[in-house]
RNA sequence: GGGCCUGUCGUAUAGUGGUAAUACACUGCUUUCGCAUAGCAGAAACACGAAUUCGAUUUUCGUCAGGUCCA
Repeated sequence: GGGCCUGUCGUAUAGUGGUAAUACACUGCUUUCGCAUAGCAGAAACACGAAUUCGAUUUUCGUCAGGUCCA
């Protein structure tokens, strides 16, 4: 320098055009003499910019970051 892949709550993963999900973690409440467990509720995210579209996490292009292969 070139090819390919990935980027989603704090962490790990889903989500193939129409409300962003699950588990753990965190906060509050209930349960207990207390702790733990358990139950209920809650906060928290689509890397950035543009294009297409009535509507983009999703499709296209570019940038950035990481990984991998080639040189």
Molecule: transfer RNA
Organism: Minisyncoccota bacterium